[in-house]
RNA sequence: CAUUUAUUUCGAAGAGGCGAGAGACCAGGCUCCGUGACCCUCUGGCAACCACCGGCAACGCACUAGGCCGGCAGGUGCCAACUCCUGCCCCACUGCUUAUUGCAGGGAGGGGACAAAUAAACC
Numbered sequence: 001c002a003u004u005u006a007u008u009u010c011g012a013a014g015a016g017g018c019g020a021g022a023g024a025c026c027a028g029g030c031u032c033c034g035u036g037a038c039c040c041u042c043u044g045g046c047a048a049c050c051a052c053c054g055g056c057a058a059c060g061c062a063c064u065a066g067g068c069c070g071g072c073a074g075g076u077g078c079c080a081a082c083u084c085c086u087g088c089c090c091c092a093c094u095g096c097u098u099a100u101u102g103c104a105g106g107g108a109g110g111g112g113a114c115a116a117a118u119a120a121a122c123c
Stems, first nucleotide, its partner, number of pairs: 003121006013043005021032003026087004044079003049075002052071005083115001088112004093105004
């Protein structure tokens, strides 16, 4: 890197450095940005995936790594905007219909897929 599982509308910023774009990629939109963004370092914080500790249940199989609850904060992660929004499919909606339903539309609703990020397992 790939694969698998889980989560992704909650939460959490100051200082210093650098100096021009940044928000993963493509397209469109929107936003942040010389009153210094993005990024890096330090400090602080958020959260609780794993580890660790305690309790309960179960102890057959299975649920990625056995389950649930609580604690802690060692390993990660994160600290603008829902993963910033949309894109593909379905439903809903709107318009036109020859009344079978078909065609078209927009991105303001719901669900799913794809993609992405993070954790954990495996190689």
SAM riboswitch aptamer (S box leader) from Hymenobacter gummosus, 123 nucleotides, folded computationally.
Taxonomically the source falls in Hymenobacter (Bacteria, Pseudomonadati, Bacteroidota, Cytophagia).
The coordinates come from a structure-prediction model, not an experiment, and the mean pLDDT is 81.
Its Rfam family is "SAM riboswitch aptamer (S box leader)". The family is grouped with related families in Rfam's "SAM clan".
It was read from a public genome assembly, where an Rfam model found it.